[in-house]
This record gives sequence, C1' cells and structure tokens, in this order.
RNA sequence: UAACCAUCCCGAGUGGCCGAGAGACCUGGCUCUUUGACGCCGCAGCAACCGAUCUUACCGAUGAAGCAUUCGCUCAUGAAGAUACGGUGCUAACGCCAGGACCGAUGGAAA
Repeated sequence: UAACCAUCCCGAGUGGCCGAGAGACCUGGCUCUUUGACGCCGCAGCAACCGAUCUUACCGAUGAAGCAUUCGCUCAUGAAGAUACGGUGCUAACGCCAGGACCGAUGGAAA
C1' cells in the first nucleotide's frame, strides 16, 4: 500500500499539559467548545476482533499427525459458554444527521 472478510443505533471518563477550533473529506444542517473543546500523556473503564487458558455438549463429524495394525488410543480442527492473561481497538451525539465520493475507521487473514 491495491484487493479480500467481519463490524460500525449495545457499552464505557477522569487527572495533567496545551490553547482554538472540533465532530475524517465536500455541500447543507445540527452539536461540542475559553465553565478549556480537539489533540497529547497518565490512570481508570468498556467490549470481546485475534491469541491464550478453562468448562460443557455432540459427533466419533472432519483431518489422517503420532502409536497400534483385530477392536482401538492419542492429537488437531469444528459448536456453545466462561476468564479478561497477552496483542489491538474503543470510552458525546447511529461513522452526529441528509446527500455525495476512487468514501472512511477498526480488527482479522494474507501478499
């Protein structure tokens, strides 16, 4: 960084610094903001995408990796749930709303 998959109306804020705009972009609206927004840092929290661990159930389903070679045993994958340990993410308003466009963001997988 092009393409791919999933999600984007649930949920969760404070302290310090800074100092004027911010809500991704365009138009229109609306909202937040010197009672300090946005941003950065710390702490706290939310959530459960990936990893990890645990539990349960089913099937002996899939794989055919290890042992055995008669029955089979083990392992991995697959379902649901839990924990919140690790990697991210998120913590005004539905991605703020409507329209627009080579839309955007986050995670995963892969190159």
A computed fold for a 111-nucleotide RNA from Glutamicibacter sp. JC586, annotated as SAM riboswitch aptamer (S box leader). The organism belongs to Glutamicibacter, within Bacteria. The model forms 97% of the base pairs in the Rfam consensus.